This is a predicted structure of a 73-nucleotide RNA (transfer RNA) from Dinophyceae sp. TGD.
The gene name in the source record is trnG.
The sequence is in RNAcentral, with records from ENA.
[in-house]
RNA sequence: GCGGUCGUAGCUCAGCUGGUAGAGCAUAACCUUGCCAAGGUUAGAGUCGCGCGUUCAAAUCGCGUCGACCGCU
Numbered sequence: 001g002c003g004g005u006c007g008u009a010g011c012u013c014a015g016c017u018g019g020u021a022g023a024g025c026a027u028a029a030c031c032u033u034g035c036c037a038a039g040g041u042u043a044g045a046g047u048c049g050c051g052c053g054u055u056c057a058a059a060u061c062g063c064g065u066c067g068a069c070c071g072c073u
Base pairs, nucleotide, nucleotide: 001072002071003070004069005068006067007066010025011024012023013022019056027043028042029041030040031039049065050064051063052062053061
């Protein structure tokens, strides 16, 4: 230098056939219990790496760009 994969909640990831952004763990409150553990309910937390574009509508499509990993030279 060229090519590929990945980037989404504090962490691990799903969603990528364009149509309300989700799960588990963790965190907080409450319930349950004589206490602890376990269990249950609820809540908070995201401008989907960043910018631009296409579209009525973009995490999803296009272009550019940054970072991580892998391969080729």